[in-house]
RNA sequence: CCGCGCUAAGUGGGGAGCUAGCGGUUCCCUGAACCCGCAAUCCGCUCUAGCGGGGCCGAAUCCCUUCCCGAGGGGGUUGUUGUUCGAAGUAGGGCUUGCGCACGCGAGCAUUGACGGCCAGGUUCCGCGCACUGGGAGCCUGCGAACCGCGUCAGAUCCGGAAGGAAGCAGCGCUAAGCAGUUUCUCUCAGGUGCCGCGGAUCAGCCUGGCCUGAGCGAGCGUCGCCGGCACCGCUUCGAGAGCGCCCUCGACGGCAGGUGCGCGG
Numbered sequence: 001c002c003g004c005g006c007u008a009a010g011u012g013g014g015g016a017g018c019u020a021g022c023g024g025u026u027c028c029c030u031g032a033a034c035c036c037g038c039a040a041u042c043c044g045c046u047c048u049a050g051c052g053g054g055g056c057c058g059a060a061u062c063c064c065u066u067c068c069c070g071a072g073g074g075g076g077u078u079g080u081u082g083u084u085c086g087a088a089g090u091a092g093g094g095c096u097u098g099c100g101c102a103c104g105c106g107a108g109c110a111u112u113g114a115c116g117g118c119c120a121g122g123u124u125c126c127g128c129g130c131a132c133u134g135g136g137a138g139c140c141u142g143c144g145a146a147c148c149g150c151g152u153c154a155g156a157u158c159c160g161g162a163a164g165g166a167a168g169c170a171g172c173g174c175u176a177a178g179c180a181g182u183u184u185c186u187c188u189c190a191g192g193u194g195c196c197g198c199g200g201a202u203c204a205g206c207c208u209g210g211c212c213u214g215a216g217c218g219a220g221c222g223u224c225g226c227c228g229g230c231a232c233c234g235c236u237u238c239g240a241g242a243g244c245g246c247c248c249u250c251g252a253c254g255g256c257a258g259g260u261g262c263g264c265g266g
Base pairs, nucleotide, nucleotide: 001266002265003264004263005262006261010056011055012030013029014028015027016026020046021045022044023043024042034054035053036052037051038050063259064258065257067255068254072250073249074248075247076246077245079244080243081242084240085239086238087237088236089235090234092233093232094230095229096228098226099225100224102223103222104221105220108217109216116212117211118210119209120208121207122206123205124201125200126199127198128197129196130194131193132191133190134189135188136187137186138185140181141180142179143178149174150173151172152171157166158165159164
């Protein structure tokens, strides 16, 4: 150096997610890559590897390592740009209450008298009267005291020689406080009372009426202006989210370079 037979390794990898961690199933990327069983209310492991079973290839194009490239994923961003959403603000636009000796239109009213002016009455308040209603008191009627109310006081009692006198129960009559009744009359208090009357005050607003004057008045609508109101639009700020950019990180495929056995025979 060549041939034959083997073995280690390989027979896909990566990101996200899950997990104490790792690998797999799942999703995505790469791109072509043995088979069967297991797996998300998971499966298998415990230190770097899916676990169990069966094949293929095999020391190099193929296995291992450094470096390069960078599909794609993840994180950050007070970098930038719109849209959307949320919050706060702002009266520029928009809408709008009210006001105007403003301007215009204008239903209708008006010489059977508009607007305006004056007067009176009412409406408001105060006091008084009358009436009404209700309460209380008086007047009137009735009842009403075993004794401690009055009168008359049988009987009985007391004083007196007598004449006579005294106190006095029951009964009878009367009355006080009080109770009850009457509602004619008197007084008093009160009022969610009155088409009632008198006097005064206030207001000149409204209603009614009268007088004077003599031609306008005017609901409503539009424009403009003023004082306010409303965040619908716009604008400002902040936040959320999105696109692009930048930074960090993992990194497939691919590229360059290097590394890695054993036995036998020639």